[in-house]
RNA sequence: ACCGGCAUAGCUCAGUGGUAGAGCAUCAGGCUUUUAACCUGAGGGUCGCGGGUUCGACCCCCGCUGUCGGUA
Numbered sequence: 001a002c003c004g005g006c007a008u009a010g011c012u013c014a015g016u017g018g019u020a021g022a023g024c025a026u027c028a029g030g031c032u033u034u035u036a037a038c039c040u041g042a043g044g045g046u047c048g049c050g051g052g053u054u055c056g057a058c059c060c061c062c063g064c065u066g067u068c069g070g071u072a
Base pairs, nucleotide, nucleotide: 001071002070003069004068005067006066007065010024011023012022013021018055026042027041028040029039030038048064049063050062051061052060
């Protein structure tokens, strides 16, 4: 330089056009003599950035940034 993958909650990841979710973590409550474990619940998101298509975009298209891999 060229080609391809990835970017979504604090972390790890789902979600292939119609209300953004799970596990772990955090907080609260229950249980327990206490802690841990277990059970219930809650908070937490500009879906990397900027445009475009569409009635409607995490999802499709273009550009950029970051990151991983490949070819030379």